[in-house]
Molecule: c-di-GMP-I riboswitch aptamer
Organism: Desulfuromusa sp.
């Protein structure tokens, strides 16, 4: 000097449960509420896993990003 790690500071996101609503559901909006998260921002590319039609056989369509992997972008940067 680079480059991995990631303490502190500033801060963020926000599980379950409860009200309210959308959908046939899966699940998704708000609003309460925090279990946790250093990418728990974003993307349905592949894997799963979850819902609807179908089913002789081959699937179609949807959800899920707090299930893995992946791709892009971001705060701070001590030992």
């Nucleotide at each position: 000097u680079c480059u991995c790690c990631g303490a502190a500071a500033g801060g963020g996101c926000a599980a379950a449960g409860c009200c309210g609503g959308a959908g046939u559901a899966a699940u998704c909006c708000g609003g309460u509420g925090a279990c946790g998260c250093a990418a728990a921002a974003c993307c349905a590319c592949g894997g799963g896993u979850c819902c609807u039609u179908a089913a002789c056989u081959c699937a179609a369509g949807g959800a899920u990003a707090g299930c893995c992997g992946g791709g892009u972008u971001g705060c701070c940067g001590a030992a």